[in-house]
RNA sequence: AGAGUUUGAUCCUGGCUCAGGAUGAACGCUGGCGGCGUGCCUAAUACAUGCAAGUCGAGCGGUAAGGCCCCUUCGGGGGUACACGAGCGGCGGACGGCUGAGUAACACGUAGGAACGUACCCCAAACUGAGGGAUAAGCACCAGAAAUGGUGUCUAAUACCGCAUGUGCUCUAAGGAGUAAAGCUUCGGCGGUUUGGGAACGGCCUGCGCAUGAUUAGCUUGUUGGUGAGGUAAUGGCUCACCAAGGCGACGAUCAUUAGCUGGUCUGAGAGGAUGAUCAGCCAGACUGGAACUGAGAACGGUCCAGACUCCUACGGGAGGCAGCAGUAGGGAAUUUUCCACAAUGGGCGAAAGCCUGAUGGAGCAACGCCGCGUGCAGGAUGAAGGCUUUCGGGUCGUAAACUGCUUUUAUCUGUGAAGAUUAUGACGGUAGCAGAUGAAUAAGGAUCGGCUAACUCCGUGCCAGCAGCCGCGGUCAUACGGAGGAUCCAAGCGUUAUCCGGAAUUACUGGGCGUAAAGAGUUGCGUAGGCGGUUAAGUAAGUUGGUAGUGAAAUCGUGGGGCUCAACCUCAUAAACAUUACCAAAACUGCUUUGACUAGAGAAUGAGAGAGGUCGCUGGAAUUUCUAGUGUAGGAGUGAAAUCCGUAGAUAUUAGAAGGAACACCGAUGGCGUAGGCAGGCGACUGGCUCAUUUCUGACGCUCAGGCACGAAAGCGUGGGGAGCGACCGGGAUUAGAUACCCCGUUAGUCCACGCCGUAAACGAUGGAUGCUAGCUGUUACCCGUAUCGACCCGGGUAGUAGCGAAGCUAACGCGUUAAGCAUCCCGCCUGUGGAGUACGAGCGCAAGCUUAAAACAUAAAGGAAUUGACGGGGACCCGCACAAGCGGUGGAGCGUGUUCUUUAAUUCGAUGGUAAGCGAAGAACCUUACCAAGGUUUGAAAUCCUGCGAAGGUCUCCGAAAGGAGAUUGUGCCUUCGGGAACGCAGUGACAGGUGUUGCAUGGCCGUCGUCAGCUCGUGUCGUGAGAUGUUUGGUUAAGUCCAUCAACGAGCGCAACCCUUGUGAGUAGUUGAAUUUUUCUACUCAGACUGCCCCGGUAACGGGGAGGAAGGGGGGGAUGAUGUCAGGUCAGUAUUACCCUUACACCUUGGGCUAGAAACACGCUACAAUGGCCGGUACAAAGGGCUGCCAAGUCGCGAGACGGAGCAAAUCCCAUCAAAGCCGGUCCCAGUUCGGAUAGCAGGCUGAAACCCGCCUGCUUGAAGUUGGAAUCGCUAGUAACGGUAGGUCAGCACACUACCGUGAAUACGUUCCCGGGUCUUGUACACACCGCCCGUCAAACCAUGAAAGUCACCAAUACCUGACGUCCUAGCUUGCCUAGGCCUAAGGUAGGGGGGAUCAAUUGGGGUUAAGUCGUAACAAGG
Repeated sequence: AGAGUUUGAUCCUGGCUCAGGAUGAACGCUGGCGGCGUGCCUAAUACAUGCAAGUCGAGCGGUAAGGCCCCUUCGGGGGUACACGAGCGGCGGACGGCUGAGUAACACGUAGGAACGUACCCCAAACUGAGGGAUAAGCACCAGAAAUGGUGUCUAAUACCGCAUGUGCUCUAAGGAGUAAAGCUUCGGCGGUUUGGGAACGGCCUGCGCAUGAUUAGCUUGUUGGUGAGGUAAUGGCUCACCAAGGCGACGAUCAUUAGCUGGUCUGAGAGGAUGAUCAGCCAGACUGGAACUGAGAACGGUCCAGACUCCUACGGGAGGCAGCAGUAGGGAAUUUUCCACAAUGGGCGAAAGCCUGAUGGAGCAACGCCGCGUGCAGGAUGAAGGCUUUCGGGUCGUAAACUGCUUUUAUCUGUGAAGAUUAUGACGGUAGCAGAUGAAUAAGGAUCGGCUAACUCCGUGCCAGCAGCCGCGGUCAUACGGAGGAUCCAAGCGUUAUCCGGAAUUACUGGGCGUAAAGAGUUGCGUAGGCGGUUAAGUAAGUUGGUAGUGAAAUCGUGGGGCUCAACCUCAUAAACAUUACCAAAACUGCUUUGACUAGAGAAUGAGAGAGGUCGCUGGAAUUUCUAGUGUAGGAGUGAAAUCCGUAGAUAUUAGAAGGAACACCGAUGGCGUAGGCAGGCGACUGGCUCAUUUCUGACGCUCAGGCACGAAAGCGUGGGGAGCGACCGGGAUUAGAUACCCCGUUAGUCCACGCCGUAAACGAUGGAUGCUAGCUGUUACCCGUAUCGACCCGGGUAGUAGCGAAGCUAACGCGUUAAGCAUCCCGCCUGUGGAGUACGAGCGCAAGCUUAAAACAUAAAGGAAUUGACGGGGACCCGCACAAGCGGUGGAGCGUGUUCUUUAAUUCGAUGGUAAGCGAAGAACCUUACCAAGGUUUGAAAUCCUGCGAAGGUCUCCGAAAGGAGAUUGUGCCUUCGGGAACGCAGUGACAGGUGUUGCAUGGCCGUCGUCAGCUCGUGUCGUGAGAUGUUUGGUUAAGUCCAUCAACGAGCGCAACCCUUGUGAGUAGUUGAAUUUUUCUACUCAGACUGCCCCGGUAACGGGGAGGAAGGGGGGGAUGAUGUCAGGUCAGUAUUACCCUUACACCUUGGGCUAGAAACACGCUACAAUGGCCGGUACAAAGGGCUGCCAAGUCGCGAGACGGAGCAAAUCCCAUCAAAGCCGGUCCCAGUUCGGAUAGCAGGCUGAAACCCGCCUGCUUGAAGUUGGAAUCGCUAGUAACGGUAGGUCAGCACACUACCGUGAAUACGUUCCCGGGUCUUGUACACACCGCCCGUCAAACCAUGAAAGUCACCAAUACCUGACGUCCUAGCUUGCCUAGGCCUAAGGUAGGGGGGAUCAAUUGGGGUUAAGUCGUAACAAGG
């Protein structure tokens, strides 16, 4: 000191979270020792038991118990200069100890004050004489359960009461009056009385400081003051009588809630913030409430009364108060021993010895905190075993262990043994310390390891279980869950939870903001309090500054020393800090003075000027509508298109007249005026403000403004008018899935006027007001001056407004920029994450609608601003493509073929599924293929490597079986050799392993499809920007093209384009077999040439474009191969390869048979047709490119034919398929029909391939002769040797093609053009999208949960009020029996009654909205012009 988190990325705003420190802590796991501290934060709840305040015989009468002495009848008695129970008396129980309930207050802190008191202590002065009467104890009785009490009788005092004296003191009318004492003694002394002083303590008063709430704004009647009296130690309404009507409050009274205050403590750089345990000062309290007594002083362990509670009781009465020390119960997350001692320090009493002291000193318990120490040190590599991991080589735990040597802090045992004490006295304590012995011996855990944040792998799990402080992890390879190994950080502790400060400049005094992120009130228009304020002189000294003095307790903190072995801890000295008082001094600044003066601020005067500024009245024309009358006839109106509507009862149109209301065309303008809202025909009356000029007057009169007052669009409300047009509501017509809308036809309130309310708007410049300062340029409005002119213009300057750009500067950016969002000063208002919510409750205002003020619970990690790159738009511009259009031919209808879906099935194996699946993988399923099904078999396996044993290998035969296979018989004896054996092969066995078309194409490689043969995609350097990014790649042309040219903060480059490659079209050369009879030639092969806008004309800066010539070919000649960065988690694990997982007598392998060929239906791609541009018959012409030895197969013969026989030739420019072809051409026939079209379906008879054509092949002949007469919506291909039509060949292949791939023949039509559909490219624009429009997202309803408001109520509580009863007790009055008297009165505690007030709780029917929740319903409101 910062970090994480909003986004695809960026900057900002802004919240949330983390890292640090701390604690009277608690919880989890763990736990060796010592020192010093600390230890009921909750129930101020209730308390068993013990102890915590007594002491004095030197005050007294005495003698219950004990000691000692004497006597004794052993029952007891006496004495004591031993001692002492109970009693009288004195002093002390007002200290010490505990607690924090109450208290917002002179309670506390600090600084002062005057009208007081004080036992014990100190100092000074004076005195201490002489008397009296009682009483407790005791004794004797009595009452009572007890507590306790009563009667009679005796007695003492430092107990009580007179008298004397009066230094003094008090009162006084100044003459006088009143007023003390106590003795004891060991003879040393200790006391007593009066007065004064001191010390220390206490009571009282005051200034200042010290919580929250205004959703608490008024409070107060002894209240505020005076006079007099009473009362007190003392002032005082402290109390009373009378008089006056005051006193407090926006600088926050009163009320409510909370709280002991402080020194200090924690944190922080500080300023601050939080806190008030232990220690110390003060206050308050002692079961709750009240009261007095005694006393110097007042009540924790005193008294009285009332109340609640507990206990005892003989029921009549009594007793009690741990917030003292221990301890108990309860509460709680949670807090100790019913210990030792008065040895020390202190306190009470006493002359003292001494006694008492749960104060205190100590010990015990607790890792609760801080500090210190230890759990060993050194050597030791076969880097052991074992664990984990691995790429199988290794790596790691790890010098770690074992092992060797050493040491003894600690531990255990033994011995010795303090200081604390000055004479004595030691609880702690045989403690601390010291010495010796034993022996590595007794001693390590916790959390974490995705980022923040130091530390990584394996296994298990599979959006499960779980983790999580924030972001987030987990859906089959999890460094984030659980375990393990390893690592990291701390360490007798480590983590978690809670709380406080910090980080947070996130309440900003130090130190923030308000155009768009939260935030400028609608107008500051008037203005109060308040704050701030021009120049100058004098005075003053409040603020300010300096000095001196006092206080600011100690402890704490800081610094320097000292003591415990160090430290914590303890201790000494000292500094500092802050606050405040008094006095002195200074006079710059601020303040003050009814002080004096000035004019630059402000205002006034005079003279001009502009203006939709305001109010009232009068008035004008155009237009709409309505009415009357005329002309006139069938429509009008309205819309995207229609309809409702008006019109033959005469509309619309048109002419004339009338009525009525509202608004004011042109001028008219980023023009004017006004504080804002707002203001527009003309004229008049009244009236506010502004500007300019002159520089005449006043002399700071100013600025801002909480509350307050006033104004305040539209809509709305009330009363009364008015009502032409428009027009919420409403009614109809359309649109639509619906249409409570948009569109249309009507139309009511309203809009208008007068008066009165309302008080809000995106009331916006989303920008409060005032003043000063800081470059300019350009327009415009008003006025003035100069210049110019006859004059108006023009031109230049000034002031005041109003606009556009822009320097510096500011800003997150956008932008602002003399009209600031710049630089400064003053004043006011407002903001502090988002949602809940501008909502609830309360209050004020209002007729109402509603407005103003204004929360919380709860939820959430974001919400938001500006800009960037993409993507998208039913946004814009430009361009391209068989994209549309113009054409030609098809598909969709029929039959058949093939593929797919679906269905069926034992199985109908699997994959491909919009474009980019569907004659696709499959260039060819009868068996095989084959992956599927049924059945029968095999288990180291059908094939691979290694090992062992046997046997050469191999051949032949028999039986069973559907086959695979099984069981047997027989034959054979090879090659090399070191003579052990070995090589090849076969069989058997053993395990390592094989095998898998099993899963995942969302783990992958490779390959492929698609956008798309579209023209794009990027980089380096530079520049711009805080940055993401931009520029380059944009712009103007041009091109098929990011092709090229020009320009330009860019200059270059790469992948793409083009070219290089193949083929075809022309020519040349060379060679030529098997081609040609021969030749310029045809053909085949090879090598070259040719085309480049090269030439001419036109346009253009150029690139280039248009036309022409020549040429086989012309502007890319035609065709092919070639596919950028990327997109679709596109396709393929079933071509192969491959991670991971799964199966292993099976998900592997073999065999036979079946299936992949099924069939209601749907789809896709084709073939054949529907016929005359044709069918059939006959004749006849012309190809290219291929294939061939398990092959192509000639001639010839047979068969109607498929084909058979046959065997020549050919590994092919030679032979064959193959007459090489068909359409074509010539001739004949058919004559528009379901036909001489069409050929499905079916029967019979054959052929071929093949072990085998039943399921399930192809072909031939004869016969049969179905649908179909050109095909709905829709849809496909094609721009020239193309479409269309015709045939030929090949691959696969034993056989099987309507498919596919090639080949040649015949050979068209059309393109005006880019408005529209589809796809694409570039630029631009908007965006709330970024999984990117198949996006995002809103509200009702339904469901679950959460908190909350209202609600007839209920319950207890709080404070005050009114009234009733009224204890004890002080005081007062009366009485006489003068007492501890009786009776009465005043007052109050407590109790009761009553009505309202305040906050709270609870439950509750019902109800309101709000929030949250992977996949509910209905729509589609917003984001693009969001339709």